[in-house]
Context: one part of a larger RNA
RNA sequence: GGCGGUCAUCUGAGGGGAAGUUGUCCCUAGUACGAGAGGAACAGGGCAACGCGGCCUCUGGCGUACCGGUUCUUCGACAGAAGAGUAGCCGGGCAGCUAAGCCGUCUUAGAUAAGAGCUGAAGGCAUCUAAGCUCGAAGCUAGUCCCGAGAAAAGAUGACCAUCCGCCACAUUCGUCCUCGCAAGGGGAUGAAGGUGCGGUGAAGAGCUGUCAUAGAAGAUGACGUUGAUAGGAGAGAGGUGUACGCUGGAAGGCUAAGGCCGACCAGUUUAGCCUGCUCUUACUAACCG
Repeated sequence: GGCGGUCAUCUGAGGGGAAGUUGUCCCUAGUACGAGAGGAACAGGGCAACGCGGCCUCUGGCGUACCGGUUCUUCGACAGAAGAGUAGCCGGGCAGCUAAGCCGUCUUAGAUAAGAGCUGAAGGCAUCUAAGCUCGAAGCUAGUCCCGAGAAAAGAUGACCAUCCGCCACAUUCGUCCUCGCAAGGGGAUGAAGGUGCGGUGAAGAGCUGUCAUAGAAGAUGACGUUGAUAGGAGAGAGGUGUACGCUGGAAGGCUAAGGCCGACCAGUUUAGCCUGCUCUUACUAACCG
C1' cells in the first nucleotide's frame, strides 16, 4: 500500500529443492536365440558404494557442568581448599554438540524432441505427412517436500470491534434579524445541519514493560504472566562418579624411660558421600504497577 480497524485459518498464481547416481546379486532363465558350443533382455526384488538431507535410540568422540585418584607448593597440622602454560597429571562421564552411528533419498502418469513407424493421396506406382493415427529421452508438465496474497487483477472463509469531544477556516442548504431600494434585488449580522481539514479521546487488537526458551549476533521467532508451573528455589525421580567425613575394630613394622607411643594400610558403619543444563511435583520467590 491493498478503500473501516483488527485477529485467526486457508486457497495457490508463482518460485525453490541432489528431485539421486552407480555397481553387484537373485529372478526372468539355462528361457529367447543357436546344429552345437554357448547364451541374453524388458519387467520385479535384495544388498552395497558415493553424494545429499535430517536425527542422537544404539556404537563412539568431545563433554574446561560434574565425581574420583594422585604429585609438588601454600593456607601451622587434621578436615576443607587454592595454584601448577586451553582442566597440573590420570580414570570415568549425563544433557548438549557431533560421525565413524541411525533414518530417508521409493514408484508413476501425460504431452513431446531427434528419431522409429501405420494408413495414405497430391502423382492409378511409391512415399512416416499433406488429412489422420501409434511410439519415442536423465529433458518438459504433473505426482513428492518447502516457501508463497506487495499474486498492484493485491484473493477467500470465520470471528471481534466500530465512541465521544474541541478548534479554525471554507463552500453548501435551511432559517431569523437589521439596512438600502418604488420594485426586481443588493449589503451586513446571527443560528442550525451535515461535509472537508486539524487536534484529542475510545473499542477490538497490537506493541512496550515483566518471567523465559523448542528461538537467538541485534532485531526477529516462540512460551507464559496469579483463571499461573514461565524462570528460580524446595522435594522426589532418573542419571554421573564409585563407597565420603567422623567413629569403631584390626594392622606389617619402627621407637621406647619397657609403662607405652607412632603407624602406611585393611574392614565395618556405606549400592555411601558429592553433583546435575534432564523429568515430575509444589506458588516459597519473581511474572508487580501500568
This is a predicted structure of a 290-nucleotide part of an RNA (large-subunit ribosomal RNA, domain VI) from a bacterium. Rfam family: Archaeal large subunit ribosomal RNA. The family has 91 seed sequences and 2,955 matches in Rfam 15.1.